[in-house]
RNA sequence: CGCCGAAUCCGCGUACCCACGCGGAGCGGGGGACCCAAUUCAGUCCCCGGGGCCAAUCGGGAAGUCACUCCCGACGCGCAACUUUCUCAGCGCGAGCCCGACAGCUAACCCCGCAGGCGGCCGAGAGAGAU
Numbered sequence: 001c002g003c004c005g006a007a008u009c010c011g012c013g014u015a016c017c018c019a020c021g022c023g024g025a026g027c028g029g030g031g032g033a034c035c036c037a038a039u040u041c042a043g044u045c046c047c048c049g050g051g052g053c054c055a056a057u058c059g060g061g062a063a064g065u066c067a068c069u070c071c072c073g074a075c076g077c078g079c080a081a082c083u084u085u086c087u088c089a090g091c092g093c094g095a096g097c098c099c100g101a102c103a104g105c106u107a108a109c110c111c112c113g114c115a116g117g118c119g120g121c122c123g124a125g126a127g128a129g130a131u
Stems, first nucleotide, its partner, number of pairs: 001119004008025007026114006036104001049102001050099004057074006075094005082129007
């Protein structure tokens, strides 16, 4: 300087910076009515659940108890130096974590996060904008 990501900026205080605490703006996530959706009788058995963040899911096959791993397909995501949209080509990713028997949507209202990781790159065309 740049990239993924919501994960940035400002003010005050603690002795200056860092760090920490508080507050604000901005960005992001969850819970939460009517209506809608869903359910709708009785009995038995069962716990094998269910849900959230994220692009990170689904189907088939191999090994395998399962997960993980590998292959194929579908689908989703990221990259290339002013920004953005579309197209072509190229390269990569599809992990991980959380809630704890519990949550559809959802106005008011309530709660939470602002981390972590990586690179030293130099494809093309068209449109719009900015400088």
The prediction has a mean pLDDT of 79. c-di-AMP riboswitch aptamer (ydaO/yuaA leader) from a soil metagenome, 131 nucleotides, folded computationally. The model forms 96% of the base pairs in the Rfam consensus. Rfam family: c-di-AMP riboswitch aptamer (ydaO/yuaA leader). Its family is annotated with regulation of gene expression and cyclic-di-AMP binding in the Gene Ontology.